[in-house]
Context: one part of a larger RNA
């Protein structure tokens, strides 16, 4: 000198774009953050319309049936493995770069062959029992794109072969019905994208860590996985790693990047993007194409809440908010209008992702706080050798301008939150500070103080004329900032 997710002191006009718990992976009141599909299914309720019956002179009331609409819990499907957060752990795991073979893949695209025929349940519902609640149990009965048979076998799997094994589901529109059309279902092959696995290289400090290792290293048989493999297991052999640093200890998420620099290097990993790991702590599996699953389940532990004391419930490292910690870090905001995601045939619903607004000079950038003229060099202030000198064209005064501000109107975008544009009203009006002035280092005098009070980055100033302390005048530098502290180059 440059830089920062900064903090502190003094000061503070506006706008744009960014950015904001670096500390306790501490604890969390409250609200929201993942639902959706009635064009898979049976019900319950609401409303409307039509038909029929009863009562009534009629208006209308009521019962039933059909169709439609909307809502509700349930069965079923798809999605809750994405998106969002955090960096605790982890040192060859992961990451990055380059290779590889023994794998998987829902939704999407292409090709191809099918979609026949039966059955038994179960939730909801109803009846009952237990319980404070959470909830649980029993009887009855019902539907499906839920579940299970049989048939068929383009194909696929296994097998030397013979052969054996493996499917499926309907719904909507239209029609008098079939047909037809659309969305689906099943098997097989291919693709795209995504994912799992293996190898090599790179890769922090420490020898005041020198020896480490028993599933350890290899083989055979078996198991397991989507898949190779000590991944697991039985047996056999005795191997494997290490001063080119094994093993141990400490520290740490990795990369693209970022800061600095002429470069090499050094330092770093906030925001954004990719990967990994984690979800109170530890463990486990289930479901599923995919999880060993942040807002799913089970067990244990700690903590917290409710309780009728028998028991039950919870997990903000999602968005806000709160308590605590800290030098320190924001609103319990608006909207799904845009982009994207889930579901749906669609309308649409959901979306604290996201888009916007709010707060903070936290950063960068831009603009403004007026412009031109104006010498009696006014007054005031400071100083003085008392003549003057400085502040200083600075002010006053004259002539202008109106960014910003303020008033009003119109328009545009937008989600009627807000933002912007144009015109208009007022009037130089509403807007300057901070640090420094011995040398390094741009900038000097007076007074006060008297090794005191104090200053200080270094050398050093201060003991009676201090350009170094304090105040004033003046000056220098930067400027809505300026200084200080911390850290990196």
């Nucleotide at each position: 000198g440059g830089a920062u997710g900064a903090a502190c002191g003094c000061u503070g006009g506006c706008g744009g774009c960014g950015u904001g718990c670096c500390u306790u992976a501490a604890g969390c009141a409250u609200g929201c953050a993942a639902g959706u599909c009635g064009g898979a299914c049976g019900g319950g309720a609401u409303u409307u319309u039509g038909g029929a019956g009863u009562c009534g002179c009629a208006a209308g009331a009521u019962u039933u049936u059909a169709a439609a609409u909307u809502c509700c819990a349930g069965u079923g499907g798809c999605g809750g493995a994405c998106g969002g957060g955090u960096g605790a752990g982890g040192a060859g795991a992961a990451g990055c770069a380059g290779g590889g073979a023994a794998c998987g893949u829902a939704c999407c695209c292409c090709u191809u062959a099918c979609u026949g025929u039966g059955g038994g349940a179960u939730a909801g519902c109803u009846c009952g029992u237990c319980g404070a609640a959470a909830g649980a149990c029993g009887g009855g009965g019902u539907a499906a794109u839920a579940c299970c048979g049989c048939a068929u076998g383009a194909g696929a799997a296994c097998g030397c072969a013979a052969g054996u094994u493996c499917a499926a589901a309907g719904c909507g529109c239209u029609u008098a019905a079939c047909c037809g059309c659309g969305c689906g279902g099943u098997g097989a092959g291919g693709g795209a994208g995504c994912g799992g696995c293996c190898c090599u290289g790179c890769a922090c400090u420490u020898a005041u860590c020198a020896g480490c290792u028993a599933g350890u290293u290899g083989g055979u048989g078996g198991g397991g996985u989507a898949a190779c493999g000590g991944c697991c297991u039985a047996c056999c052999a005795a191997g494997g790693c290490g001063a080119c640093g094994a093993c141990g200890a400490g520290u740490a998420g990795g990369g693209g990047g970022u800061g600095u620099u002429a470069g090499a290097g050094c330092a770093u990993g906030a925001c954004c993007c990719c990967c990994c790991a984690c979800a109170a702590u530890g463990g486990c599996a289930c479901u599923g194409a995919g999880a060993c699953a942040c807002g799913g389940g089970c067990c244990a532990u700690a903590c917290a809440u409710c309780u009728a004391c028998g028991g039950a419930u919870g997990g903000c490292a999602g968005c806000a908010a709160c308590u605590g910690g800290g030098a320190a870090u924001a609103u319990u905001c608006g909207g799904c209008a845009a982009u994207g995601g889930g579901c749906g045939a669609a309308a649409g619903c959901c979306u604290g992702a996201c888009c916007g607004a709010g707060c903070g000079a936290c950063g960068c950038c831009g603009c403004g706080u007026g412009a031109g003229g104006g010498a009696u060099g006014a007054a005031g202030u400071a100083u003085u050798u008392c003549g003057g000198u400085a502040u200083g064209u600075a002010a006053a005064c004259c002539u202008c301008u109106u960014u910003u501000a303020u008033u009003u109107a119109u328009g545009u975008g937008g989600a009627c939150a807000c933002a912007c544009a144009u015109a208009u009203u007022u009037g130089a009006a509403u807007a300057a500070g901070c640090a420094c002035c011995u040398a390094c280092u741009a900038a000097c005098u007076a007074c006060g103080u008297g090794c005191c009070a104090g200053c200080a980055g270094u050398c050093g100033c201060g003991g009676u004329a201090a350009u170094a302390c304090g105040u004033a005048g003046g000056g220098u530098g930067c400027a809505a900032g300026c200084g200080u502290u911390a850290u990196c180059c």
Molecule: small-subunit ribosomal RNA, 5' domain
Organism: groundwater metagenome